The prediction has a mean pLDDT of 82. Predicted 3D model of an 86-nucleotide RNA (transfer RNA) from an uncultured Clostridia bacterium. It was read from a public genome assembly. Rfam family: tRNA.
[in-house]
RNA sequence: GGAAGCGUAUCGAAGUGGUCAUAACGGGACUGACUCGAAAUCAGUUGUACGGCAACGUACCGUGGGUUCGAAUCCCACCGCUUCCG
Numbered sequence: 001g002g003a004a005g006c007g008u009a010u011c012g013a014a015g016u017g018g019u020c021a022u023a024a025c026g027g028g029a030c031u032g033a034c035u036c037g038a039a040a041u042c043a044g045u046u047g048u049a050c051g052g053c054a055a056c057g058u059a060c061c062g063u064g065g066g067u068u069c070g071a072a073u074c075c076c077a078c079c080g081c082u083u084c085c086g
Base pairs, nucleotide, nucleotide: 001085002084003083004082005081006080007079010027011026012025018069028046029045030044031043032042033041047060048059049058050057051056062078063077064076065075066074
């Protein structure tokens, strides 16, 4: 330099045009049960920002645009990571 793939909450990861983002599922964390106390096991809770007394509401799928009635999903540019070729 060329090509392909990937970027989703604290981590991994599914979702690939519509009422599934109540962000599934798994790990981690927190609380409780059990125990003399732990571990293991079981139950529950757990994204961020803004607004609101609260209940709750709105926005956010790497960043910015575009297409569409509707975009995490399709298109373009850019940023980052991984792999392959030279």